RNA sequence: AGGGUUUGAUCCUGGCUCAGAAUGAACGUUGGCGGCGUGGAUUAGGCAUGCAAGUCGAGCGAGAAGUUCCUGCUUGCAGGAAUGGAAAGCGGCGAAAGGGAGAGUAACGAGUGGAUUAUCUACCCCCAGGCCUGGGAUAGCUGUGGGAAACCGCAGGUAAUACCAGAUAAUGUCUCCGGACCAAAGGUGUGAUUCCGCCUGGAGACGAGUCCGCUUCCUAUUAGCUUAUGUAGGGUAAUGGCCUCCAUUUAGCGACGAUGGGUACCGGGUGUGAGAGCAUGGCCCGGCUCACUGGGACUGAGACACUGCCCAGACACCUACGGGUGGCUGCAGUCGAGAAUCUUCGGCAAUGGACGCAAGUCUGACCGAGCGACGCCGCGUGCGGGAUGAAGGCCUUCGGGUUGUAAACCGCUGUCAGAGGGGAUGAAAUGCGUGGGGGUUAUCCCCUGCGUUUGACAAAUCCUCAGAGGAAGUACGGGCUAAGUUCGUGCCAGCAGCCGCGGUAAGACGAACCGUACGAACGUUAUUCGGAAUCACUGGGCUUAAAGGGUGCGUAGGCGGUGCGGAAAGUUGGAUGUGAAAUCCCCCGGCUCAACCGGGGAAUUGCGUCCAAAACUGCCGUGCUAGAGGGAGACAGAGGUGAGUGGAACUCAGAGUGGAGCGGUGAAAUGCGUUGAUAUUCUGAGGAACACCGGUGGCGAAAGCGGCUCACUGGGUCUCUACUGACGCUGAGGCACGAAAGCUAGGGGAGCGAACGGGAUUAGAUACCCCGGUAGUCCUAGCUGUAAACGUUGAGCACUUGAUCGGAGAGGUCCCCAUGCCUUUCUGGUCGCAGCGAAAGUGUUAAGUGCUCCGCCUGGGGAGUAUGGUCGCAAGGCUGAAACUCAAAGGAAUUGACGGGGGCUCACACAAGCGGUGGAGGAUGUGGCUUAAUUCGAGCCUACGCGAAGAACCUUAUUCUGGCCUUGACAUGCACGGAUUAACCCUGUGAAAGCAGGGCCACGCCUUCGGGUGGAACGUGCACAGGUGCUGCAUGGCUGUCGUCAGCUCGUGUCGUGAGAUGUCGGGUUAAGUCCCUUAACGAGCGAAACCCCUGUCCCUAGUUGCCAUCGAGUCAUGUCGGGGACUCUAGGGAGACUGCCGGUGUUAAACCGGAGGAAGGUGGGGACGACGUCAAGUCCUCAUGGCCUUUAUGGCCAGGGCUGCACACGUCCUACAAUGGUGCGUACAAAGGGAAGCGAACUCGCGAGAGCAAGCAAAUCCCAAAAAGCGCGCCCCAGUUCGGAUUGCAGGCUGCAACUCGCCUGCAUGAAGCCGGAAUCGCUAGUAAUCGCGGGUCAGAAUACCGCGGUGAAUGUGUUCCUGAGCCUUGUACACACCGCCCGUCAAGCCACGAAAGCGGGGGGGGCCUGAAGUCGCCGCAGUAACCUCUUCGGAGGAGCAACGCGCCGAAGGUCAACUCCGUGAUUGGGACUAAGUCGAAACAAGGUA
Repeated sequence: AGGGUUUGAUCCUGGCUCAGAAUGAACGUUGGCGGCGUGGAUUAGGCAUGCAAGUCGAGCGAGAAGUUCCUGCUUGCAGGAAUGGAAAGCGGCGAAAGGGAGAGUAACGAGUGGAUUAUCUACCCCCAGGCCUGGGAUAGCUGUGGGAAACCGCAGGUAAUACCAGAUAAUGUCUCCGGACCAAAGGUGUGAUUCCGCCUGGAGACGAGUCCGCUUCCUAUUAGCUUAUGUAGGGUAAUGGCCUCCAUUUAGCGACGAUGGGUACCGGGUGUGAGAGCAUGGCCCGGCUCACUGGGACUGAGACACUGCCCAGACACCUACGGGUGGCUGCAGUCGAGAAUCUUCGGCAAUGGACGCAAGUCUGACCGAGCGACGCCGCGUGCGGGAUGAAGGCCUUCGGGUUGUAAACCGCUGUCAGAGGGGAUGAAAUGCGUGGGGGUUAUCCCCUGCGUUUGACAAAUCCUCAGAGGAAGUACGGGCUAAGUUCGUGCCAGCAGCCGCGGUAAGACGAACCGUACGAACGUUAUUCGGAAUCACUGGGCUUAAAGGGUGCGUAGGCGGUGCGGAAAGUUGGAUGUGAAAUCCCCCGGCUCAACCGGGGAAUUGCGUCCAAAACUGCCGUGCUAGAGGGAGACAGAGGUGAGUGGAACUCAGAGUGGAGCGGUGAAAUGCGUUGAUAUUCUGAGGAACACCGGUGGCGAAAGCGGCUCACUGGGUCUCUACUGACGCUGAGGCACGAAAGCUAGGGGAGCGAACGGGAUUAGAUACCCCGGUAGUCCUAGCUGUAAACGUUGAGCACUUGAUCGGAGAGGUCCCCAUGCCUUUCUGGUCGCAGCGAAAGUGUUAAGUGCUCCGCCUGGGGAGUAUGGUCGCAAGGCUGAAACUCAAAGGAAUUGACGGGGGCUCACACAAGCGGUGGAGGAUGUGGCUUAAUUCGAGCCUACGCGAAGAACCUUAUUCUGGCCUUGACAUGCACGGAUUAACCCUGUGAAAGCAGGGCCACGCCUUCGGGUGGAACGUGCACAGGUGCUGCAUGGCUGUCGUCAGCUCGUGUCGUGAGAUGUCGGGUUAAGUCCCUUAACGAGCGAAACCCCUGUCCCUAGUUGCCAUCGAGUCAUGUCGGGGACUCUAGGGAGACUGCCGGUGUUAAACCGGAGGAAGGUGGGGACGACGUCAAGUCCUCAUGGCCUUUAUGGCCAGGGCUGCACACGUCCUACAAUGGUGCGUACAAAGGGAAGCGAACUCGCGAGAGCAAGCAAAUCCCAAAAAGCGCGCCCCAGUUCGGAUUGCAGGCUGCAACUCGCCUGCAUGAAGCCGGAAUCGCUAGUAAUCGCGGGUCAGAAUACCGCGGUGAAUGUGUUCCUGAGCCUUGUACACACCGCCCGUCAAGCCACGAAAGCGGGGGGGGCCUGAAGUCGCCGCAGUAACCUCUUCGGAGGAGCAACGCGCCGAAGGUCAACUCCGUGAUUGGGACUAAGUCGAAACAAGGUA
């Protein structure tokens, strides 16, 4: 610090996602030790059991058990004394602390800073003063009663530091300033002016109460809320409507968010982050609140009280059913719920607390231990050597590589753990004993020495022992992201954070090996921050990606020209107080280090107070004129409103003329018309809109405004100006205007025209087209308030090179006029500099550079939907979500492809022609059907007379049936055997293959002739062979096709952020990216062309087997022979053609047109030759080959069958349908080939196929071999024929082991369909089509096929509208698997979440009414009654006071009523999202076929 993911690729926008750090965590796998921390986050759910607050006998009375002694005696009991001190009680202090939890609380609760002259404070410290005299009770106790218990009565009697009265009293309190009022307790001790206490006042400290400024979450789909103030009194420690009565007014709070709703303890801090921030508040510290739920007070210094009281409620327990008891959110522990959170431990040794004079007691505070890898930190699981690189594993190209110095093996060490033993320290105080010093004395206090007492727990560290011994895993390995191979699996099983893997060669699944990362842990999940500048203060945007309000006026608010003076709110500087500690950071130190801990510092960015400054902002005062406004003059204009008026057109009505159609369309029809239309003339009526002018002209805020005239009226511009003096800009709410459609009421209604009717079109046509036609369109008065209300660009001000064309003015100049030019202001456009921008673009009318204000955006869908509110008569508008779902959606530009887009050009593409196919019969291939099998492949063009240049067996393929073989029909190697089983001959069986058996004996080398050895062969066994088995979608090679189309690229340069572009475009030209010119391109390559072959003319050379003009010989005849090279020809070499020449056109070009010459003329004709690439095109059955499968079979051999099967369909051909013919006879002229397992003459036989015999020829010599159409002469006479030949019968021939399935040929006989072929479709532009025959390959035989050869030999076109295909340029695109593309909606099915809904159920906070516990306060005051008062005969009497019930106010819970609000559920219903290749159409993307 970034990365992945939208695309064919690119740039951008934008979301999703990853890498980091963290956690009170949980889960999975694994797990050696220690230190320090940490551990119920959920049900503030319920709790068994134990413990968690007592203490003081030096405040008080009484005093059990036990022990000792004495006495009596029924010898184990009674009494007494002493000692002892339990349990309980009165009293004091404490129990309000400590400990736990976070339910409530959005609040003066918390934080921070202030106020308290408006307050209290037990214990503690300091100061001052005081402690006198009396009195009456009551627990305990004793006796007795009630009750199951808890507990409660009655009678008697007793003490106090309990209670009461009096005295004294100010430095206290009250005060009318005269005065009045207020206290106390003793204990210990032999003793003491001791010590511990007590009372009053003051002061301190500590703690607490109250008030105020500022800060403190979300929600406006919560906009209004509330009794406010004053006086007096009460109450309180204290202010205050805190409370009561009275009075007075109508006030207070709120858009700077009141009130309501939701959520939440707050802070120091913690996590993250560069920071700003964001998230969070567990442990620790501070504060608040709570204690089963709700209410209440009592006591007290302090509580409205966690382990106190009363009441109500829920829950639980006991019960004798009458009634009682309880509160773990203390420490442990238990149940429940949950993904999930510990021991019913030890000790008061330390620290701290309560009480006590003290000893001490109590203390689940605390200190420790236990459990949990929950976190952080540390240590270990060895160290060194060791290559035959062992074995094993994995991979392999079989050579090896890797695991890997890793192991073994050798040497060494001893951490941790284990065993045994010692042991520092946490302990110092207090107490006790004793010594000394000081405080005047002292038993009290302080200092100090010695001795002695106290460890729950931990145990550093040291010594000894043994032995490498007890101690490594987890995740990952496609990219992001470090790390790959093999096998298995086969869109299955599975993986996945995102992109995405898996459909037979998976680096992505599972396993193995290897590797990478971390390591006692490693992964996963959840959550937070980060990355995310993805809410943007730091630090974003709004033309087209999401985003400018439809427009204006204007309120609050925000912002605001210029000079001077003032004060000092903001601002700036300084000082000071505070900002707790802990934490973070720095330095130093202590545990062996670290974590952890200690000390010091810094920091705590904040708030308060004081002083100072006066630039800037604000405020106050006073000026100015550059902003803004005003005045005067002039000007332009479809600016607005109302009234009037005009012509053209249209429709209707009347009348005339006229006489058959009109109208409408792609074509028609509906419609109108003989009752007279259309057309035409005249007259009349009506409504709406205003041609020409008219224009990237004008005006207006926008919507919008167009004949002419008048009236009223808004705004603007220019020029001049001696006026006002900042009056300005923007503008949340608000108000006004606001196209069309729509709504209400009343008019109007010519044309047009939703709906609707009809006619067409169509598969359908609820559309497009046509004929009609109602609302509406028009007017008046209202409503609605929306538009692609768009410049998709808010308003204002300022600044920043220009050019040019308009509109409205003003000024200057040219003597004048006309006109032009210059300057300047406002306004409407175009092009463009810089800049900006993702680009397109924009560019003084900014999307540039700045300032001010407003509005709006934050991935796509769901959705501008639901719900709530509000507006509207309605339609509907404004405001406006979520669940769920996807990994994209999107912008601009690029290259292609495509278009029922455009332009240019080409091709037998069409047209013009000739001949065919499609109809018939047959041949052949294919499909289908059939079959035991009909082997396989090829499938638009580019499969179908194709692989197959030739299936009777063979071929041939496991294609079928049947019979056989198993190292095999074929190759190589090894081992063993043994010398015959091999070859050869024979026999049996058999369809053959095969099986079984017999005979026969061989070979190389060495040889000492005994033999040995070995190669081939054979047998057995092992490796292996074999496979036309699968995969052409794993491949090579070869091939087809686009296409012989003219294209396809590269280097350098340049342009662009980039993909890319340029070059290769443009103008010409060409068959051609062929060439020329222009040109930010210049060059080059693969293609085109040329080079090669055949052919066309000539020349040279050479003449055998070819040729024969001349000479000769010979023959019936023939180059037959001698000879010849002239010619033809053969086959080697050369020449020739290059737009070279002439004319014209063209840019002085390239080139084109015409011409000359020439055998040939503009590529002369033909062939070979096929760019980058496309079709996962074809072929694993030519061959080669990876992988898979098979191995007594998917291999091999054999026999027979099948590949030839036939209702049918298609392709390619042959032969025909006839007279340009058929047939008979005669007769002429080729080329190119083949020939030895061959071609085979002549001759003979046969009607013939052919046969017999046999010459010649390995070929310019011989043979195949007859060329045929043609030509000549006859016949046929238009007919199913003398056309046509299928089919069938008979008889033959040939090949071959064999012609039944299933060959070819011949003769005779038979004589089918067919009389030129529907829709449709094919080939061909010249020696071509058509037509005629000939040859060859394959081949034993078997062409109508294929490959070649020559003979005869046309017609038409000189065009590019259309069909098809192709090339270039351009345009649009939502396509890129590329139009056979993409994609929309209904319906049907499944599933998911949501809305509505008769209702149903539950929660929450308030309100009204009823009832009303406890309790405070007030009233009343029964029975009764010690202290005080009066009286007293001293017995007592009376009084004051107290006091139960009752009453009153308030009052929790409860009941009830009507509303509000939230949640759940709900038959049914609505749309939405997602799903397999469902149904119907074809809406969008190209002019998407109606933009």
Notes
A computed fold for a 1491-nucleotide RNA from a metagenome, annotated as small-subunit ribosomal RNA. The RNAcentral record of the sequence draws on SILVA. The prediction has a mean pLDDT of 83.